A computed fold for a 251-nucleotide part of an RNA from Planctomicrobium limosum, annotated as large-subunit ribosomal RNA, domain VI.
It matches the Rfam family "Bacterial large subunit ribosomal RNA".
Lineage of the source: Bacteria > Pseudomonadati > Planctomycetota > Planctomycetaceae > Planctomicrobium.
Context: one part of a larger RNA
RNA sequence: CGCACGAAAUUUGAGGGAGUUUCUCUUUAGUACGAGAGGAUUUGGAGGGACGUUCCUCUGGUGUUCCUGUUGUCUCGCUCGAGGCAGCGCAGGGUAGCUAAGAACGGUUCGGAUAAGCGCUGAAAGCAUCUAAGCGCGAAGCCAGUCCCAAGAUCAGAUUUCGAUUGAGUCCCCUGGAAGACUACCAGGUUAAUAGGCUGGCUGUGUAAGAGUGGCAACACUCUCAGCUGACCAGUACUAAUGGACGAACG
Numbered sequence: 001c002g003c004a005c006g007a008a009a010u011u012u013g014a015g016g017g018a019g020u021u022u023c024u025c026u027u028u029a030g031u032a033c034g035a036g037a038g039g040a041u042u043u044g045g046a047g048g049g050a051c052g053u054u055c056c057u058c059u060g061g062u063g064u065u066c067c068u069g070u071u072g073u074c075u076c077g078c079u080c081g082a083g084g085c086a087g088c089g090c091a092g093g094g095u096a097g098c099u100a101a102g103a104a105c106g107g108u109u110c111g112g113a114u115a116a117g118c119g120c121u122g123a124a125a126g127c128a129u130c131u132a133a134g135c136g137c138g139a140a141g142c143c144a145g146u147c148c149c150a151a152g153a154u155c156a157g158a159u160u161u162c163g164a165u166u167g168a169g170u171c172c173c174c175u176g177g178a179a180g181a182c183u184a185c186c187a188g189g190u191u192a193a194u195a196g197g198c199u200g201g202c203u204g205u206g207u208a209a210g211a212g213u214g215g216c217a218a219c220a221c222u223c224u225c226a227g228c229u230g231a232c233c234a235g236u237a238c239u240a241a242u243g244g245a246c247g248a249a250c251g
Base pairs, nucleotide, nucleotide: 001152005163006162007161008160009159010158011157015149016148017147018146021049022048023047024046025045026044033038051106052105053104054103055102059100060099061098062097066093067092068091069090070089071086072085073084074083075082076081111143112142117137118136119135120134169246170245171244172243173189174188175187176186177185194240195239196238197236198235199234200233201232204228205227210223211222212221213220214219
């Protein structure tokens, strides 16, 4: 831009794509077959491999500053207590998120028409013959079926609802996000929980500072399962979401 009014939703599916993998054990059965050695077709059941999709409850990883310990040195006048730098200084743990080695699921079944092949009926050719007329079975293959995309499918489909300036709806702008390179998408914009803050909780770390008691001291114990706590879960307008534009004259 188109889809001959303007919109917002929900859809049909022409067409396209993905996938459609493999092994072992067991039962039938030590059966059929075979002199024996050996040893099935087939049917049912179970467990795996690789691959793929999704996810983070569990097991773990990461988690650059969430907590703790600690070395050297400097600073805050000193002590105490903190802070800076040294690969996050190093070390021990670790929330959310992301993740695999972790978790769940998938390939199937069924149907149609067939290939090679196997048949029925059956003449030409009084017989025979699966074929000439006719009818059937038959594959990981074909067409459907499963999952995904999909009306620019210009043959541009369908349904529902809304709207006529008292204007449906959309965009800019702003607050943000399990969305994201940008864009887009999604949640919101005071008739508000969108983000931050605050409060409470969860989680993590592991018992803060200060004081008291004991000890010559290092230090230990008590107040104290304390103190602190990013992303997690709620509540709460304290802060920030001010505002502006476009838009169909019934075709």